[in-house]
Predicted 3D model of a 73-nucleotide RNA (transfer RNA) from an uncultured Planctomycetota bacterium. Its Rfam family is "tRNA". Rfam classes the family as a transfer RNA. From the family's description: Transfer RNA (tRNA) molecules are approximately 80 nucleotides in length.
RNA sequence: GGGCGGGUAGCUCAGUUGGUAGAGCAUGGCACUUUUAAUGCCCAGGUCCUGGGUUCGAGUCCCAGCCCGCCCA
Numbered sequence: 001g002g003g004c005g006g007g008u009a010g011c012u013c014a015g016u017u018g019g020u021a022g023a024g025c026a027u028g029g030c031a032c033u034u035u036u037a038a039u040g041c042c043c044a045g046g047u048c049c050u051g052g053g054u055u056c057g058a059g060u061c062c063c064a065g066c067c068c069g070c071c072c073a
Stems, first nucleotide, its partner, number of pairs: 001072007010025004019056001028042004049065005
């Protein structure tokens, strides 16, 4: 330098045909008893990497950039 994949909650990741953003774990609260803990229930938590474009409407499509991983040179 080129190709491919990825960037969504604190962490790991889903997100279908463009039409109300989700799960598990973690944090917090409550219950329970087997008590540094486990289990069950509940709450809270989001500039969807950045900037543009298309569209009535973009996490999703298009362009550019940034970052991470793999491969080639």